[in-house]
RNA sequence: AUCGAAAAGGGCAAACUUGCCGAAAGGUAAGGGCGCAAAGCUAAAGGGCCUGUAGGAACGACAUCUAUGGCAGCCAGCUACCGAAG
Numbered sequence: 001a002u003c004g005a006a007a008a009g010g011g012c013a014a015a016c017u018u019g020c021c022g023a024a025a026g027g028u029a030a031g032g033g034c035g036c037a038a039a040g041c042u043a044a045a046g047g048g049c050c051u052g053u054a055g056g057a058a059c060g061a062c063a064u065c066u067a068u069g070g071c072a073g074c075c076a077g078c079u080a081c082c083g084a085a086g
Stems, first nucleotide, its partner, number of pairs: 002086001003083002011036002016031006034073001040078003046075002048071003052068005
């Protein structure tokens, strides 16, 4: 440096419930615990996703174009505790 233990110290917190914010996707606080070796950070300026919103084109719908909002527990980039085996 890589790697990830029947290790040590710990950390985070899915679904769901309640309150608040939002048109919505979704966010936030408390409870809760499915799980996570990065479930830490990064959102036009890497990709992808959202029945998000508005407009265009089309016009039956889907797909598509532009702008804007959101998702990091989808991949990705950056950073990082510990030290078994390899």